[in-house]
Molecule: transfer RNA
Organism: Oreochromis aureus
RNA sequence: GGCACUGUGGCUUAGCGGGUCAACGCACCUGUCUCGUAUACAGAAGGUCCUGGGUUCAAAUCCCAGCAGCGCCU
Repeated sequence: GGCACUGUGGCUUAGCGGGUCAACGCACCUGUCUCGUAUACAGAAGGUCCUGGGUUCAAAUCCCAGCAGCGCCU
């Protein structure tokens, strides 16, 4: 230099043939329970979906460019 893949709460993942408030689990926080802790139960908070543009009534999803990571080729 060329090609392909990946990027979604603190963490592991779903959602990616566009559709209305972005989902589950774990962790953290609060409450109940307990002498206390853990477990269990209930609840809350936490994301501008890697960045910037474009298409569209509507984009995590489609298109373009870039960034980062990993791999292959030269």